Notes: The prediction has a mean pLDDT of 84. This is a predicted structure of a 1428-nucleotide RNA (small-subunit ribosomal RNA) from an uncultured prokaryote.

């Protein structure tokens, strides 16, 4: 908002009064009468209700609401209870008629005529209490209705009625009593002050009007007054209490449901009735809107119950019934009641129940999992064996009902009265929506009933599998980039269960706005600083009061609810009955301690006086010298100045420098001093002057005069405004001159405001002790300022020692988060005032003040972070500090980078150029050796239980060998032959090896992750470091040990020390070398002896020497001297072969690089399985415009060449090294001795040294590169081997920035050897010969170690962080303007209604002298006023 209901009822006020139907008589059959229907049904007069019950929160910040009071300022119908009356007249009027408006018509409705009741309406009378006047003891005004019932005891008549009487309802007046109400007052009741002034009916008076009453409520006059910082006005929001929710409380949030109060009823005015509205289901006016309408007009008002539509994430029946409980009306019956009882819908919330109990282990099957054994799901399930709630089925079946009317009966009132009526009692009847419901019984059945969340912390509950920063979660923190307990799914568990989650809100955890119950040095916070209003809080004593305050008493704090207690519904929810609580407000009554007030008084707080030094305190006017700078002469010459170094810049017109003089300003050297003064800001030659506050001493004198101090006020550095002066030096801006990649900077010449005075603004500053003010309390220790006092004295400008006062330092208690404060508090109590509430935003915007402006002062939100932040630990880093090492620079040698070729990476190119390895610490590295193999990669050709491993069945047997094809793998086909062990019936059988076919478990992968791994290594670094246990110390991180004084190579020893020990590194043990001594003597060795021979340890023989390979010794700062702390230790010495670690190696802490390796192994996990596995041919890995690493060889005369002559160490050697001879120029070929090796061979060592040639040339340097010709290895050197011979002779004359080894048997520099290896080294590993230079020294470079210092780094400076602009997005500000909403002032307009007014309309009661009056109604005007 459709539609329905939600307020009517009284025939016992009152008048009228039907019809359908029926009956019955008449009938002209159309019908008409009576009678019944019925005095019903209906409207209508009248009374009483309709102000309650019910809904909604829109206004309202108010005496709205809550409490506690007033009302001597007041009403109050209907109840109850009292008194008194209830006498006697009148006129209308509606209903209904008839006509009109109104037209043959819309409706809704007006209008006029006639009749007519009444408990409607009017009068007279009487009225003690009412009102009113007043002379107080009289006047005057003012009311009323009857109904219904019964009686005849009085009266009248006639049995019975009426006057009458009676009963009981009723009306009028009045008292009381309840009940409601109205009004005043105290407290109390949200948020902005970026709302500070607000108010003319405004404050009060008088007078009068109006109301039940008070009162500016209204109105005339009169004063000029009210409110307000204790928040006035304004603005925003808001019904408000009892309560609810949370909280231990205090508090904070909130006003569903229930109950009290308010407002409000489509919006806004206003009135009428009435007791009581200015009225949800009245009425008027005006507006929006909807509806009907025949276009003339007319209707509504769900914020009642039910429904609808919209809006929305949402929110229910267009049900039953008055059976109770209530209400209205009425005598009562009774109607009425969507109040209210009940039902339906929603798990919305609370209770309370089920969805089964027992037994039950092959631990069934499945699931999910596994370390494959097993482990859960799991007595769970099957299966046996009860039970029966709820739900079905049938049969039973409540309480809730009391009453009240009737009938009878029986008491009593009343009365004349046994009548009638009231009350009281018994009997009997009468009434149940819900409802065939609750609940009971039997029946049959474990049958029809379990989900939702979560499972990484917080937080109870864990494993797979997919995903792979994808896809997804998330409350915080943060998860997901191939092994995710964090996303999906599973299986498991966890936790509540007819529910669980999620989202919103509230409180709490938050002491996180702190009454209870926080803080301001650094964390956010102390106003720059002063005097002082309001206010706050204040010494001693006595008295008084009795506001504060304490105590007890009354009233009250409705009722529900909340606690207790008991009782009803099987039990709970839920109810009912009783009690307790109820901080608070009032009233009283006491108490006097403290606080206030009054009142007297004190001297110690303040003060005042007096007297004494000090003081850059403030203001005024004067004065003085240095210096700087210009300006006049001099003397004088070429540079001056300035800098890291310049160079602009002054200077031959004479500067700088120097000497005389002069001029102007502006500051006050020494003295000066954590020394002084002031409130802060500040304040400094020296003198006059005017003026402040401080101290010290005396103790006269005032008597608490005193502290703080919102606002308001004054003062405030420096720069900066203004008007006028003034400028010498300085110096923003500027301008040149350097620096630089730029350099609007730092540095340098210059140089304007302004610095300086005068008057006035400004009002900030790390205006800091980042510490507000008075006061008083709490260990000292040590300077220093002013002044003081009595002692001591050598009498002093003196020492000690004490008081006050100011200023420093260190310090205990205590305090603090440390750090640090600590009688000058950041202790301890008290006052007071200012500030604070996470970072940004924002010392900002907007509003206001204030200012010439600059800008000050007050001061947000939006957004947006999860932090910012303070102190301290620990590292790590600094172009911080001290010490201290190292081929880290220096000082030397040699080299690289330039060349050509080797190798190795890049890159590039390819079918492929496998992979790996990336700064040091990849790059001659993995490879101690890619022609096939290798080999992992390309092309191609083939195999599919497989080239390897284990198991299974079968057939054969070993092996091998021959032919064809074919690049080979392989295929096909042929032969041949029977392996081993036990048994043995001598056929054979069973095993076993191995071969061939077979299925399938599974074999394979140098396929992927070194960021899942072990393991092994490489780096910092052979650096001197890394911990720990116990104690201490700290609130903890931690810290001490381990720092510190010295010493080493060393955390190496020494000494100190809140440390006292260990432990893992260092050093030693180990192993090689250097010296001796020993033991042994062969293949080594040969000094004596003997032999041989051209000659040689060649032989006999020896151990003496070398040597060899065992053992032992030898060095420990042991010893001397200094030096030092008398220690550790260092220096010099001596002795020794060796000297302070003797030389080298092997050893490498805790740890750090997600460091290297998944192709050395080994290994989760993933991919693959006729292949990413295997076999085979071929090619690749060896490419080639380039660029890099690392090395060969040169470039030449300290060389090259040729002849000739010396002297090693270390090792290789049987598939082997391989002599002697012999060929070849040469590689090499033949040969084949000797050697399984101190015996034989590789084996010439080369540098060297002697002679000789070459003479500085692209060379007799230098070999690339290219052509012939060989060798040699091996199945094959074409791609792609080494080597040798003749030919060729390129680059290249010492290398640019830059960069690298290396401190002694070192670097340079020579040459052998071996590992791999069929062959192949300029590379690797060793091995010896020759054989140097330098090192002042640590300022720089790196790179390490220790203390200490800063840090906004901790992924630790290859850190972290800052501002522009580019582009898109959000948010706020400002904006020419524009739209809306509120609202405030002026004014125009003026419906309806009140109230006044008003005369020439109409006018039943009353008066009347009949003329008319009085009252009224309507008109008309005025005030007032809504919309507009």
């Nucleotide at each position: 908002c459709a539609u329905g209901c939600a307020a009517g009822u009284c025939g016992a006020a009152c008048g009228c009064g039907a019809a359908c139907a029926g009956u019955u008589u008449c009938u002209u059959c159309g019908g008409a009468a009576a009678c019944u229907u019925a005095g019903u049904a209906g409207a209508g007069u009248g009374g009483c209700g309709c102000a309650c019950g019910g809904g909604u929160g829109a206004g309202u910040a108010a005496c709205g609401c809550g409490u506690a009071a007033g009302u001597a300022a007041u009403c109050u119908a209907c109840c109850c209870u009292g008194g008194u009356a209830u006498c006697u007249g009148g006129a209308a009027u509606a209903a209904c008629u008839c006509a009109c408006c109104g037209a043959a018509g819309a409706a809704a409705g007006g209008u006029g005529u006639g009749c007519u009741a009444a408990u409607a309406c009017c009068g007279g009378a009487u009225a003690c209490g009412u009102u009113g006047a007043u002379u107080u003891a009289u006047c005057a005004a003012g009311a009323a209705a009857g109904g219904u019932g019964g009686c005849c005891u009085c009266u009248a008549u006639u049995u019975a009625u009426a006057a009458g009487c009676u009963a009981c309802c009723g009306u009028a007046c009045u008292g009381g009593g309840a009940u409601g109400a109205g009004c005043u007052u105290g407290c109390g009741u949200a948020c902005c002050a970026u709302u500070a002034g607000c108010u003319a009916g405004u404050u009060g008076g008088u007078a009068g009007g109006g109301u039940a009453a008070u009162g500016g409520c209204c109105u005339a006059c009169c004063a000029a007054g009210g409110c307000a910082a204790c928040g006035a006005u304004g603005g925003u929001u808001a019904g408000c209490g009892g309560g609810u929710c949370u909280g231990a409380g205090a508090g904070g949030a909130u006003g569903a449901u229930c109950c009290g109060c308010c407002a409000c009823a489509c919006u806004g005015g206003a009135a009428c009735u009435g007791g009581a509205a200015c009225a949800c289901g009245g009425a008027c006016c005006a507006g929006a809107c909807u509806c009907c309408u025949a276009c003339g007009g007319g209707a509504g008002g769900c914020a009642g119950c039910a429904g609808u539509g919209a809006g929305g994430a949402a929110u229910a029946u267009u049900g039953c019934g008055c059976a109770a409980u209530g209400g209205g009306g009425g005598a009562a019956a009774c109607c009425c009641u969507g109040a209210c009882g009940c039902a339906g819908c929603g798990a919305c919330g609370c209770c309370g129940c089920g969805u089964g109990g027992a037994u039950g282990a092959u631990g069934a099957a499945g699931g999910c999992u596994u370390u494959c054994g097993g482990g859960u799901c799991g007595u769970a399930a099957a299966a046996u064996c009860c039970u029966g709630u709820c739900a079905g089925a049938a049969g039973g079946g409540a309480a809730g009902a009391a009453a009240u009317g009737u009938a009878u009966a029986a008491g009593u009132a009343u009365u004349a009265a046994u009548a009638c009526u009231g009350c009281u009692u018994a009997u009997a009847u009468u009434u149940g929506a819900c409802g065939g419901u609750a609940c009971c019984u039997u029946c049959a059945a474990a049958g029809g009933a379990a989900g939702c969340a979560c499972c990484g912390g917080c937080u109870a509950a864990c494993u797979c599998c997919g995903u792979g920063c994808c896809a997804g979660c998330a409350g915080c923190c943060g998860c997901g980039g191939u092994a995710a307990u964090a996303c999906g799914g599973a299986g498991g568990g966890u936790g509540c269960a007819a529910g669980c989650g999620u989202u919103g809100u509230u409180c709490g955890g938050a002491a996180u706005u702190a009454c209870u119950g926080g803080g301001c040095g650094u964390a956010a916070a102390g106003c720059g600083c002063g005097a002082g209003u309001a206010g706050g809080a204040g010494g001693u004593u006595u008295g008084u009061u009795a506001a504060g305050u304490c105590a007890g008493a009354u009233g009250u704090c409705a009722a529900a609810g909340u606690c207790c207690a008991c009782g009803g519904c099987u039990c709970a929810a839920c109810c009912g009955u009783g009690g307790a609580a109820g901080u608070g407000c009032a009233u009283u009554u006491g108490a006097a301690a403290c606080u206030g007030g009054c009142a007297a008084a004190c001297u110690u707080g303040a003060g005042u006086a007096c007297u004494g030094g000090a003081u850059g305190g403030g203001g005024u006017a004067g004065u003085g010298g240095a210096a700087u700078u210009c300006c006049c002469g001099g003397u004088g010459u070429a540079g001056c100045g300035g800098u890291g170094a310049a160079a602009u810049g002054c200077g031959u017109a004479g500067a700088u420098a120097u000497c005389a003089g002069g001029a102007g300003g502006a500051a006050c050297a020494c003295c000066g001093g954590u020394g002084g003064c002031g409130a802060a800001g500040g304040c400094g030659g020296c003198c006059c002057u005017c003026u402040g506050g401080a101290c010290g001493g005396u103790g006269a004198c005032u008597g608490a005069c005193g502290c703080u101090g919102a606002g308001a006020c004054g003062c405030g550095a420096a720069a900066g405004c203004g008007u006028g002066g003034g400028u010498a030096g300085c110096a923003a801006a500027c301008a040149g001159g350097a620096u630089u990649a730029g350099a609007u900077a730092c540095c340098c010449u210059g140089g304007u405001a302004g610095u300086c005075c005068a008057c006035g603004c400004c009002g900030u500053a790390a205006a800091c002790g980042a510490u507000g003010u008075c006061a008083a309390c709490u260990a000292g220790g040590u300077g220093u300022u002013g002044g003081g006092a009595u002692g001591g004295u050598c009498c002093g400008a003196c020492c000690c020692c004490c008081c006050c006062u100011g200023u420093g330092c260190c310090g205990c208690a205590g305090c603090u988060a440390a750090c640090g404060c600590a009688u000058u508090a950041a202790g301890u109590g008290c006052u007071c005032c200012g500030c604070c509430u996470g970072g940004g935003g924002a010392c900002u915007a907007c509003g206001g003040c204030c200012g010439c402006a600059a800008g000050g002062c007050u001061a947000a939100a939006a957004c947006u972070c999860a932090a910012a932040g303070g102190a301290a630990u620990u590292g790590a880093c600094g172009g911080g500090g001290a010490c201290c090492c190292g081929c880290a620079c220096a000082a030397g040698c040699g080299g690289u980078g330039g060349a050509g070729c080797a190798u190795g990476u890049g890159g590039u190119u390819u079918a492929a150029u496998u992979c790996g390895a990336a700064g040091c610490a990849a790059c001659g590295c993995g490879c101690a050796g890619a022609a096939c193999c290798u080999u992992a990669c390309c092309u191609g050709g083939g195999c599919u239980u497989g080239a390897c491993a284990u198991c299974c069945c079968u057939c054969g047997c070993u092996c091998g060998c021959c032919a064809u094809g074919g690049a080979a793998a392989c295929a096909u086909g042929g032969u041949u032959u029977u392996c081993c062990c036990a048994c043995u019936u001598c056929g054979g059988u069973g095993g076993g090896a191995c071969g061939g076919a077979g299925a399938g478990a599974c074999a394979g992968g140098u396929g992927c992750u070194g960021c899942a791994u072990g393991g092994c290594u490489g780096u910092c670094g052979u650096c001197a470091g890394c911990u720990c246990g116990u104690g201490u110390c700290g609130u903890g991180a931690g810290a001490u040990g381990u720092u510190g004084g010295g010493u080493u190579a060393a955390g190496u020893c020494c000494c100190g020390c809140a440390a006292c020990g260990a432990g893992c590194g260092c050093a030693a043990c180990c192993c090689c070398u250097a010296c001796c001594c020993u033991u042994a003597g062969u293949u080594g060795c040969c000094a004596g002896c003997g032999g041989a021979u051209a000659a040689u340890g060649c032989c006999g023989g020896g151990g003496a020497c070398u040597c060899u390979a065992g053992g032992g010794g030898g060095a420990c700062u042991g010893c001397c001297g200094g030096u030092g702390a008398u220690a550790a230790a260092c220096c010099g010495g001596a002795g020794g072969a060796a000297g302070g670690u003797g030389g080298g190696g092997a050893c490498g802490a805790c740890g750090u690089c997600a460091a290297g390796u998944c192709a050395u192994c080994a290994u989760g996990g993933c991919c693959u399985u006729u292949a990413u596995g295997c076999c085979c041919a071929g090619g690749g890995c060896u490419a080639c415009a380039c660029a890099c690493g690392u090395g060969c060889u040169a470039c030449a005369a300290u060389g090259g060449u040729c002849u000739g002559u010396a002297c090693a160490g270390a090792g290789g050697g049987c598939u082997g090294c391989g002599a002697a001879c012999c060929c070849g120029c040469g590689a090499g070929g033949g040969g084949g001795a000797g050697c399984u090796a101190a015996u034989c061979c590789c084996a010439a060592a080369a540098a060297a040294c002697a002679g000789g040639c070459c003479u500085c040339a692209g060379u007799u340097c230098g070999g690339a590169u290219u052509g012939g010709a060989g060798u040699c290895u091996g199945c094959a050197a074409c791609u792609c081997g080494a080597c040798u011979c003749c030919a060729u002779g390129a680059a290249g004359u010492u290398g640019g920035a830059a960069u690298c080894g290396c401190u002694a048997g070192u670097a340079a520099u020579c040459g052998c050897g071996g590992a791999u290896c069929a062959g192949c080294a300029u590379g690797c590993c060793g091995c010896g010969g020759u054989g140097a230079a330098u090192a002042c020294g640590u300022u720089c470079c790196c790179g390490g170690g220790u203390c200490u210092u800063g840090u906004a780094c901790a992924c630790a400076c290859c850190g972290c962080c800052c501002g522009u602009c580019a582009c898109a997005c959000c948010a706020c500000g400002a904006g020419a303007g524009u739209c809306g909403g509120u609202u405030g002032u002026a004014c125009c307009a003026g419906a309806a209604g009140u109230c006044g007014g008003u005369g020439g309309g109409c006018u039943a009661a009353c008066c009347u002298u009949c003329g008319g009056g009085a009252g009224g109604c309507a008109g008309c005007c005025g005030c007032c006023u809504a919309a507009g």